[in-house]
Context: one part of a larger RNA
RNA sequence: UUGGGCGUAAAGGGUCCGCAGGUGGCCGUGCGCGUCGGGUGUUAAAUGUCGGGGCUCAACUUCGACACUGCACUCGAUACGGCAUGGCUAGAGGCCGGAAGAGGCACACGGAAUUGCCGGUGUAGUAGUAAUAUGCGUUAAUAUCGGCAAGAACGCCAAAUGCGAAAGCAGUGUGCUGGUACGGUUCUGACACUCAGGGACGAAAGCGUGGGGAGCAAAAGGGAUUAGAUACCCCUGUAGUCCACGCCCUAAACUAUGGAUGCUAGAUAUUGGGAGUAUCGACCCUCCCAGUGUCGGCGAAAAAAGCUAACGCAUUAAGCAUCCCGCCUGGGGAGUACGGCCGCAAGGCUAAAACUC
Numbered sequence: 001u002u003g004g005g006c007g008u009a010a011a012g013g014g015u016c017c018g019c020a021g022g023u024g025g026c027c028g029u030g031c032g033c034g035u036c037g038g039g040u041g042u043u044a045a046a047u048g049u050c051g052g053g054g055c056u057c058a059a060c061u062u063c064g065a066c067a068c069u070g071c072a073c074u075c076g077a078u079a080c081g082g083c084a085u086g087g088c089u090a091g092a093g094g095c096c097g098g099a100a101g102a103g104g105c106a107c108a109c110g111g112a113a114u115u116g117c118c119g120g121u122g123u124a125g126u127a128g129u130a131a132u133a134u135g136c137g138u139u140a141a142u143a144u145c146g147g148c149a150a151g152a153a154c155g156c157c158a159a160a161u162g163c164g165a166a167a168g169c170a171g172u173g174u175g176c177u178g179g180u181a182c183g184g185u186u187c188u189g190a191c192a193c194u195c196a197g198g199g200a201c202g203a204a205a206g207c208g209u210g211g212g213g214a215g216c217a218a219a220a221g222g223g224a225u226u227a228g229a230u231a232c233c234c235c236u237g238u239a240g241u242c243c244a245c246g247c248c249c250u251a252a253a254c255u256a257u258g259g260a261u262g263c264u265a266g267a268u269a270u271u272g273g274g275a276g277u278a279u280c281g282a283c284c285c286u287c288c289c290a291g292u293g294u295c296g297g298c299g300a301a302a303a304a305a306g307c308u309a310a311c312g313c314a315u316u317a318a319g320c321a322u323c324c325c326g327c328c329u330g331g332g333g334a335g336u337a338c339g340g341c342c343g344c345a346a347g348g349c350u351a352a353a354a355c356u357c
Stems, first nucleotide, its partner, number of pairs: 004328003007311002012325001014201004021194003025088007033081002035077008048066007091191001092188003095184003099180001103177007110154001114150008125136002162169002206247006215241002220236004258324006266295011306313002330357003339350004
């Protein structure tokens, strides 16, 4: 390489957009490029197969036929693929209608709590732990009442909830803005799917410049514990955590499960939309579409077929298929060295070998 694979054994790219490429709905017509069939020529010899001959046999050798592998020309077929052309609406997209939502950005506002400061009351403790101690406190702490200030986070609602491509998103209001599901007697007419390279986004930590700094808290200091204690516990506490702008680009970035489409029993809960029934109207009830969960035990009941090494998965597939991308190929060495690219740095991406078991 072929093959076989990728939930947990090695293996799904962190996520999306998307050029090239690959793949692509239904019905006609034309061409006949691929494809298929026939014919002719060619495909040196040797080799191969079959048949005959020669060395006593065989190996070997010789003769004949055939085969193999294509190529060229020519005649024909036109289902499938391709190309060209015409049409369609079931894919896709637009439009209209009402709808849900912690989707994003900006601005403004709010209350509880915390800490600090000021003032009042008040007096000897307080804080902390398994127990202590360090710490704080008669320069009046802790407690309590009133006021002021600051920063950060938003209790209840709250849910097996919702939204987003992922990362992620939660006080309230306003403005701007992205996407989605449902319904339609509407329009376009295959405009689609996937995507190497490329681009954008990307938790936390970290970096640069400037601000901010209540609480928390790496580092650091102190107190304990201990044989020691560079820890776990306690008292402090600086970066940081917050904001603006610019970088970094990683993660158990996990559903450890790439995307798209179609097909394959159900039951149940819930979110959004719609239809029906009923009603004065709504609720209830029945059904359809889209999403999110569960079907172990308890319990009245509960997962079928299929798949899987098992565990388990089971219409949100790990089932049955097609298309496209990424990735794997024994363990260690090693996600390392070297080189290249990127980065201010930290480092990231790409990625071996010797050797060894």
Small-subunit ribosomal RNA, central domain from a Patescibacteria group bacterium, 357 nucleotides, folded computationally. It was read from a public genome assembly. The organism belongs to Bacteria candidate phyla, within Bacteria. Its Rfam family is "Bacterial small subunit ribosomal RNA". Rfam links the family to the GO terms ribosome and structural constituent of ribosome. The coordinates come from a structure-prediction model, not an experiment, and the mean pLDDT is 83.